RNA sequence: GAUUUAUAAAGAAGGGUGGAGAGAUUAGGCUCAGAGAAACCCUGGCAACCUUUAGCGAAGCGAAAAAGGUGCCAAUACCUAGCCCUCUGAAAUAUUUUGGAGGGAAUUAUAAGUU
Repeated sequence: GAUUUAUAAAGAAGGGUGGAGAGAUUAGGCUCAGAGAAACCCUGGCAACCUUUAGCGAAGCGAAAAAGGUGCCAAUACCUAGCCCUCUGAAAUAUUUUGGAGGGAAUUAUAAGUU
């Protein structure tokens, strides 16, 4: 890098270095940021994917724990669209325009496998 499965409305911040951007990508919004962005480091924390413990067991299931491996610690994956489907309001009008709600796909992120 490719691929499979699961999850993504909950949760959890201080310091140091740094010095202008950041919120994945495209478009439009909105937000964060010299009262200090990204990045790196230290400490702390959250969660419970891997893990551990005991129970029932065929697969597995729910419960508890947090030593170890990751991850994460503004806003729903910040929101909408860029794809499809369903329901529905309005305008115009016989075919278009525009708004709202919901579901699915794709994409992205993370974990655990496979390659």